[in-house]
RNA sequence: AGAGUCGGCCGGGCAGUCGCUGGCGGCAACGCUGGAGGAAAGUCCGGGCUCCGCAGGGCAGGGUGCCAGGUAACGCCUGGGGGGCGCGAGCCCACGGAAAGUGCCACAGAAAACAUACCGCCAACCCCGGCCGACAGGUCGGGCGGCAAGGGUGAAAAGGUGCGGUAAGAGCGCACCGCGCCGGCCAACGCCGGUGGCAGGGUAAACCCCACCUGGAGCAAGACCAAAUAGGGGGAUGGUCCGUCCUUCCGGACGGCUAAGCGCGGCCCGCGUGAGGUCCCCGGGUAGGUCGCUACAGGUACGCGGCAACGCGUAUCGCAGAUGAAUGACUGUCGCCGGCGGCGUUCGCGCCGCCGGUACAGAACCCGGCUUACAGGCCGGCUCUCACU
Numbered sequence: 001a002g003a004g005u006c007g008g009c010c011g012g013g014c015a016g017u018c019g020c021u022g023g024c025g026g027c028a029a030c031g032c033u034g035g036a037g038g039a040a041a042g043u044c045c046g047g048g049c050u051c052c053g054c055a056g057g058g059c060a061g062g063g064u065g066c067c068a069g070g071u072a073a074c075g076c077c078u079g080g081g082g083g084g085c086g087c088g089a090g091c092c093c094a095c096g097g098a099a100a101g102u103g104c105c106a107c108a109g110a111a112a113a114c115a116u117a118c119c120g121c122c123a124a125c126c127c128c129g130g131c132c133g134a135c136a137g138g139u140c141g142g143g144c145g146g147c148a149a150g151g152g153u154g155a156a157a158a159g160g161u162g163c164g165g166u167a168a169g170a171g172c173g174c175a176c177c178g179c180g181c182c183g184g185c186c187a188a189c190g191c192c193g194g195u196g197g198c199a200g201g202g203u204a205a206a207c208c209c210c211a212c213c214u215g216g217a218g219c220a221a222g223a224c225c226a227a228a229u230a231g232g233g234g235g236a237u238g239g240u241c242c243g244u245c246c247u248u249c250c251g252g253a254c255g256g257c258u259a260a261g262c263g264c265g266g267c268c269c270g271c272g273u274g275a276g277g278u279c280c281c282c283g284g285g286u287a288g289g290u291c292g293c294u295a296c297a298g299g300u301a302c303g304c305g306g307c308a309a310c311g312c313g314u315a316u317c318g319c320a321g322a323u324g325a326a327u328g329a330c331u332g333u334c335g336c337c338g339g340c341g342g343c344g345u346u347c348g349c350g351c352c353g354c355c356g357g358u359a360c361a362g363a364a365c366c367c368g369g370c371u372u373a374c375a376g377g378c379c380g381g382c383u384c385u386c387a388c389u
Stems, first nucleotide, its partner, number of pairs: 001385010012334007020035006037360001041371002044369005049218004056269004061214005066080005081095001082093004096209002101207002103203003118151002120147003126143007159177006178198001179196007222291004232282005237276001239257001241256006261273004296318001298317008335358010
């Protein structure tokens, strides 16, 4: 000097004129003060909060999937292990189980699993024929047989290498490695010892098995106030069960039990309500206001602990609450980026003038994450390459 990688910050400033809105003060006019984000976005996760009487047990459904931590919690974050990419700094992972079972593996190949013989190897045993040979025997071909060690195909083919053995071979035997089982250490990952000739690979973002987690709805949740209409019309169903009191015998009042129905996301159990205050149909009224609505798992600074995420302590701060939806409009100037021209230049760049541009994008109950979008600028750590000293 260049290229890269990781992290942090800003993303417009100043002035003037006018406008909107929350709070406080004021009779009012008006004054003071606050007023969009790092993603407010996606609605993908996790919660706080509210309601469903309690929200119980199980199944189904859904979610996560190495280990240890962090956190209110998570599918997030931090650190470690394993795998993959990169020269590297770094980045990515849908990372439990294939001996529980069922599927699938194109093409090629003999054969893709209770496996198979294309090219081949053998000729020991047995049978047939030929040649050599005095015999013994040797040799060639065939039949009957033996083999999966060699070669080929493929991502993957009856564990690998070596030695022995055999007719030729093969864990057939042995050594080492691999694999299974048992024991010990160990967070994952692995290590050590013993034992066994030993069940061929991949695929679970295929079905499945295993471990853990999981009530349902959601601020249009919900609470309150006010107003209005027609506490309207019709239908279905329902003990005359038990107890007490009253009673003009009909009957009435109160309490209890339970049926149907209803409620607890789906199903089962269970629970609650329940003798009409239940269910169904038709019709009518209201759509207003207040709260919820911003002080919290909050921000900042410093110290301590921890590799870190983060935790603890001290101090300090209060940082939008709109409701058809405020936080804006105009003017001037500055900053930043790009282009053109000129001047200077230590050739790195600096100055002047003119022109154009200035990102992604807007709270709606709140918070912790993830993902996506982003013109331009600043700062820092680390890696690689080149040159000089």